This is a predicted structure of an 85-nucleotide RNA (c-di-GMP-I riboswitch aptamer) from a marine sediment metagenome. Rfam family: c-di-GMP-I riboswitch aptamer. Rfam's curators write: GEMM was predicted in a large-scale screen for bacterial structured RNA regulatory elements. Genes associated with GEMM are involved in a diverse array of functions, including chemotaxis regulation, signal transduction, secretion and chitin. Its mean pLDDT, the model's own confidence on a scale to 100, is 89. The sequence is in RNAcentral, with records from MGnify.
């Protein structure tokens, strides 16, 4: 190289959650690890916390925090199919 096959974005529907998002159907945008792992960095959200700011109180606004999320953002680690001249 080829060839059996894989996985599945968006958008819709349905279900979880504060949310980021994620599970399930449709569905293929694109993937050679789009297979696993949040260790580091990015980045997305801010339910709980803090802290100002209001209120007569309930409360409301506002910033900043991940102990959410992302491995289909990166580096790292673990483990993997098929490979002819």
């Nucleotide at each position: 190289a080829a060839a059996u096959g894989g996985c599945a974005a968006a958008c819709c529907c349905g279900g979880u959650g504060a949310a980021a998002a994620c599970c399930g159907g449709c569905g293929a945008c694109g993937c050679a690890a789009a297979g696993c792992c949040a260790u580091g960095g990015g980045u997305c959200u801010u339910a709980a916390g803090a802290c100002a700011c209001u209120u007569a109180a309930a409360g409301g606004u506002g910033u900043c925090u991940a102990u959410g999320a992302u491995c289909g953002c990166c580096a790292g680690g673990c483990c993997g199919c098929c490979g002819a001249a």